[in-house]
Context: one part of a larger RNA
RNA sequence: CUGGGCGUAAAGGGCGCGUAGGCGGGGCCUUAUGUCGGAGGUGAAAGCGCUGGGCUCAACCCAGCAAUUGCUUCCGAAACUGGGGCUCUUGAGUGCAGGAGGGGGGAGUGGAAUUGCUGGUGUAGCGGUGAAAUGCGUAGAGAUCAGCAGGAACACCCGUGGCGAAGGAGGCGCGAAAGCUAGGGGAGCGAACGGGAUUAGAUACCCCGGUAGUCCUAGCCGUAAACGAUGGUCACUAGGUGUUGGGGGUAUCGACCCCCCCAGUGCCGUAGCUAACGUGUUAAGUGACCCGCCUGGGGAGUACGGCCGCAAGGCUGAAACUC
Repeated sequence: CUGGGCGUAAAGGGCGCGUAGGCGGGGCCUUAUGUCGGAGGUGAAAGCGCUGGGCUCAACCCAGCAAUUGCUUCCGAAACUGGGGCUCUUGAGUGCAGGAGGGGGGAGUGGAAUUGCUGGUGUAGCGGUGAAAUGCGUAGAGAUCAGCAGGAACACCCGUGGCGAAGGAGGCGCGAAAGCUAGGGGAGCGAACGGGAUUAGAUACCCCGGUAGUCCUAGCCGUAAACGAUGGUCACUAGGUGUUGGGGGUAUCGACCCCCCCAGUGCCGUAGCUAACGUGUUAAGUGACCCGCCUGGGGAGUACGGCCGCAAGGCUGAAACUC
């Protein structure tokens, strides 16, 4: 002197609770663990380095010094770190008063709509598409009216609007959809599957049907483009503009309007940062602390082993070889 990174290049754990550990606010006193100074002991010799010397030089050899960055004992220092004591309130928490909200769970209730069934009216079509056909309909469909049944989802309000937990190796809990077990439920939708079209083919896109599933209860699974592809906490660093909630002020006829502050949520943007894109007080800026993770592409999130799971599979996670 150097001492990498993780928005999109490889890389933030899906999210919490929390154990160990790491790190830790202001003042005073004290101690002497780390730390610093001095002295002693030790740090074999050879070698390396420096100085000088001996073989005519050199290699080689001899002597001295240095170095051996360390360990240990004693004495000393007390700013910082650690330990002990006293104290403070700004960090954190709590009490009281108030406030906004789809925060969560359980139970219940309502109407619109779809479908089916029953009955009335009524007759030849309906449905569907780019066009069709499969399909439904004279055993009376579709349309329309009334009634009944049942399941699922909650139009408008509805929005760059609101609410919602947060440090932590292990550990524990929660965790979309799909999937699994048992029992229920099944209107609509609809993997698979059947049929009709399209097409060179059409195991698709379009159409007619349709099982699992989608729903409920209990229990598993534990994954995701679990995304802001951006871990958490704290502090600091130009502004402009909108919006939600709260507080205050000005002022008033008003659900308004104007100004300031706090918390949240958007847009634009300065410096800075960035490979660029962009980011920019909601940082990807400047710092501190803690956790997780990355180290060329393929092989591969594979194999093997272990743990978990009923299974599907999940977690952990290579190598040969190859470019």

This is a predicted structure of a 323-nucleotide part of an RNA (small-subunit ribosomal RNA, central domain) from candidate division KD3-62 bacterium DG_56. The coordinates come from a structure-prediction model, not an experiment, and the mean pLDDT is 86.